[in-house]
RNA sequence: AAUAGCGUAUCUCCAAAUUCCCCAUAGGAAACGGGGGACCCAUUAUUAGGGGGUGAAUCCUCAAUAUUAGGUAGGGCAGCUUGGGUGCCCGAACCCGUCAGCUAACCCCGUAGGAGUGAUCCAAGCGUUAUG
Repeated sequence: AAUAGCGUAUCUCCAAAUUCCCCAUAGGAAACGGGGGACCCAUUAUUAGGGGGUGAAUCCUCAAUAUUAGGUAGGGCAGCUUGGGUGCCCGAACCCGUCAGCUAACCCCGUAGGAGUGAUCCAAGCGUUAUG
């Protein structure tokens, strides 16, 4: 070279939601994420049928005891990584408060919560063990 095996439950998945410093409390920093905010550009809107934001979570149809069901834009799937196929799942909720297009400088905010695939098939690659 090549062949064969293996691939972390003190781990893993969704999400930006983690790490460090200090610590009696309060807090601070980095990192990741979100919002506001000029010229220029864009828009011709605002008109209660307000308008806008986070998020994948938007829209359509049926039913009529209106609380149900089906579909859909879109999103996720975990035992090394990437791509493809099948399959499975989600397709919510909340916030601002009359107000916000983009937007450099600048300003403000968040770092919660919930969960358990180990179902597979193919291809390429990475690491590792053995033979060589």
Predicted 3D model of a 132-nucleotide RNA (c-di-AMP riboswitch aptamer (ydaO/yuaA leader)) from a Clostridiaceae bacterium.
The coordinates come from a structure-prediction model, not an experiment, and the mean pLDDT is 76.